[in-house]
């Protein structure tokens, strides 16, 4: 250089082109407790970026960026 794969919450993962993008752990607050731990309830938190197709895009297409692998 060329080819292939991946990018969703702080972490690990879901999500037939159509629901308010969901769950676990983690975080914060409250309850309980003499205190802590545990438990219960609640809350906040994400689609790498730029375009395109479509009535509708996390999903399909193109490019960019980053990561991984293969190749004389």
């Nucleotide at each position: 250089g060329c080819c292939c794969c991946c990018a969703u919450a702080g972490u690990u993962c879901a999500a037939c082109g159509a629901a308010u993008a969901g769950a676990a752990c983690a975080a914060a607050a409250a309850a309980c407790u003499u205190c802590u731990a545990a438990u219960u309830u609640u809350u906040a938190g994400a689609u790498a970026c730029u375009g395109g197709u479509u009535u509708g895009a996390u999903u399909c297409c193109a490019g960019u960026u980053g990561g991984g692998g293969g190749u004389a």